[in-house]
Model confidence (mean pLDDT): 81 of 100. A computed fold for a 90-nucleotide RNA from Aquibacillus kalidii, annotated as c-di-GMP-I riboswitch aptamer. Rfam family: c-di-GMP-I riboswitch aptamer. Rfam describes the family as follows. GEMM was predicted in a large-scale screen for bacterial structured RNA regulatory elements. It was read from a public genome assembly, where an Rfam model found it.
RNA sequence: UUUAAGUAGGGGCAUAGCUAUUGAAAAAUAGUGACGCAAAACUAGAGGGACUAACGAAUAUCAGUUAUUCUAUGUCAGCCAGUUGCCAAU
Numbered sequence: 001u002u003u004a005a006g007u008a009g010g011g012g013c014a015u016a017g018c019u020a021u022u023g024a025a026a027a028a029u030a031g032u033g034a035c036g037c038a039a040a041a042c043u044a045g046a047g048g049g050a051c052u053a054a055c056g057a058a059u060a061u062c063a064g065u066u067a068u069u070c071u072a073u074g075u076c077a078g079c080c081a082g083u084u085g086c087c088a089a090u
Stems, first nucleotide, its partner, number of pairs: 009087002012037002017032006035078001041083003047080002049076003056070005
């Protein structure tokens, strides 16, 4: 120096569920908890996709209102994507 091997191991993150708070909801934050993850780190005003429908719009019924449908300006980076990117043996 090469192989074993970026492997074992180390450190890192934390699914579902539950509790509390916020929110119309999707969901978020904190705690608990580990399904999993080498990018499960960052990016959701300018790639695709998914979730929600308060406000608004349409239709029906209407005194009030109620029901149904549509709509992101809301949310998801642990859906794909883009950017960056740990230590490390015998």